[in-house]
This is a predicted structure of a 117-nucleotide RNA (Guanidine-I riboswitch aptamer) from Hyphomicrobium sp. Rfam family: Guanidine-I riboswitch aptamer. A reference for the family is Barrick et al. (2004), "New RNA motifs suggest an expanded scope for riboswitches in bacterial genetic control", Proc Natl Acad Sci U S A. The coordinates come from a structure-prediction model, not an experiment, and the mean pLDDT is 81. The sequence was found by an Rfam model in a public genome assembly.

């Protein structure tokens, strides 16, 4: 000095909090006097909704990549070009502080960033 399309999307998970629903507690009201119902407040509470991974999973697309096969074209007739189909490959990856969004937080976004190796 150098980062490989170091690949897009969807669903989900680890994880995350508290808008909404539910739970619990407090308090007030009501009552048929049973914490039954309702208002307000507090609480994240192994719940539902919600957010959610580059370095998690699955699916699907994708690829100036590879193989097989088919069709069409070309020529020096076993090669080559283009397209369709099928299969394969798409590796590796330690990581802050701080800031940002949302109701809020986070393995979200800044970010495969700074830095380390």
């Nucleotide at each position: 000095a150098c980062a490989u399309a170091a690949u897009g999307c969807c669903u989900c998970u680890a994880g995350g909090g508290u808008u909404c629903c539910g739970g619990u507690c407090g308090c007030c009201g009501u009552c048929u006097c049973g914490c039954g119902c309702g208002a307000c407040g507090a609480u994240g509470c192994u719940g539902g909704u919600c957010c959610g991974a580059g370095a998690g999973a699955g699916g699907u697309g994708c690829u100036c990549u590879c193989g097989c096969c088919c069709a069409a074209g070309c020529c020096c007739c076993g090669g080559u070009u283009u397209g369709a189909g099928c299969g394969a490959a798409g590796c590796c990856a330690c990581g802050g502080c701080g800031g940002g969004a949302u109701a809020a937080a986070a393995g979200c976004c800044c970010g495969g960033g700074a830095g380390a190796c």